[in-house]
Context: one part of a larger RNA
RNA sequence: CUGGGCGUAAAGGGUGCGUAGGCGGUAAUGUAAGUCAGGUGUGAAAGCCCGAAGCUCAACUUCGGGAUUGCACUUGAAACUACAUAACUAGAGUACAGGAGAGGUGAGUGGAAUUCCUAGUGUAGCGGUGAAAUGCGUAGAUAUUAGGAGGAACACCAGUGGCGAAGGCGACUUACUGGACUGUAACUGACGCUGAGGCACGAAAGCGUGGGGAGCAAACAGGAUUAGAUACCCUGGUAGUCCACGCUGUAAACGAUGAGAACUAGGUGUUGGGACGGUUAAUCGUCUCAUUGCCGCAGCUAACGCAUUAAGUUGUCCGCCUGGGGAGUACGGUCGCAAGAUUAAAACUC
Repeated sequence: CUGGGCGUAAAGGGUGCGUAGGCGGUAAUGUAAGUCAGGUGUGAAAGCCCGAAGCUCAACUUCGGGAUUGCACUUGAAACUACAUAACUAGAGUACAGGAGAGGUGAGUGGAAUUCCUAGUGUAGCGGUGAAAUGCGUAGAUAUUAGGAGGAACACCAGUGGCGAAGGCGACUUACUGGACUGUAACUGACGCUGAGGCACGAAAGCGUGGGGAGCAAACAGGAUUAGAUACCCUGGUAGUCCACGCUGUAAACGAUGAGAACUAGGUGUUGGGACGGUUAAUCGUCUCAUUGCCGCAGCUAACGCAUUAAGUUGUCCGCCUGGGGAGUACGGUCGCAAGAUUAAAACUC
C1' cells in the first nucleotide's frame, strides 16, 4: 500500500461557480511513452529451493540446476491507454419558434385589520382567567359613527401546486434581469463530468452606523398559581422584529440520502409543453418530453423501509467515518469590532 462503510447504528461538505488534478463519446491513419513478446548483458559470493555426492548417519561441507519476480540495451507487435493528424454527431453547447412560473433587484400603488389622535352618540363598567387579581374607566373608558396619522404584514385564490443551486420566494402595477421546459434539427464539433485549494451566495439570532417603530415581544416590573415558581397563565414592557449600508457564516442549513452518466416490471394521480386521431365546438382518447406525489415487482436492507425522483445493477470524481467519555474541548494558527467561527489533539477513564 491493499479493507469495510456513510437514510435511521460513527460517517454526504449548507449551496453553487470553478483552478490544479483525476476520469472521459464514435470511426480512421500514424507514432510507439505505457503495454505485450523474443534476444543480449547484468542482477557478487554465501544464504534460499530442487537433485546428487563426501564425512558410519545427521548437523555440516562440496558439486550441478533453479530462483533472484529487477535494471539497461536491442529486435519486433499495435488490440487497449497515451500522443499527433484529419473526420463524425448520439454527449455538450448555439440559433430559431413557443407557452409556464411567490426566480432576483429597483420604483410606484392598493384594500382589510391592529394601535394612536380629533370630533359626535352614549353611561358604568371594560378587560382578563380554570377562577381571580394587577391594569384601564365618571378628568367619561369599553361599545358605536365620522375623519386623520403611522408602521408592519398581504385573508380568500392556495393545491404532497409553481419557481430557485441552496438559504429561500406569496397583494397589485411597472422597469431591468437570471434560469428551466417543449418543439425544429439550421450551426459548432467532445468544446464533457467531477472538483483538493480558491471565490461567491448563505434562515434566524447577534454586532456596527444612521433612520423607523403599529402590532408582537427576550430582558425587566407587577398580578396570579405553588411548599417554593427566578416558569407555564394574566396585565404591562425595552432591545429586537422593519429600512439602508457594512459585518457575522452558523442551524434537525433534513430527503438526516454529494454530483453527474447508463441500465433494470408495472399501476395511478399532478403541473408545464408537444404529436396523432375522433368531434362544429366545449371536449375526449392514445402516444411522448420534462416536473412533482402515491402504490408496487425483481433486487437491496439488521430491520424499518427503498424501489426508473433507488437505499437496485455498474463505472467516474469529490467529501467524510474507524468504540464510549474526555471533546467538537485545550493549545497553536487563520478569520471576526465583539459574540464567536474554523482547523483540531492528548493525558486520563470505561

The part of an RNA shown here (small-subunit ribosomal RNA, central domain) has 350 nucleotides and comes from an uncultured bacterium.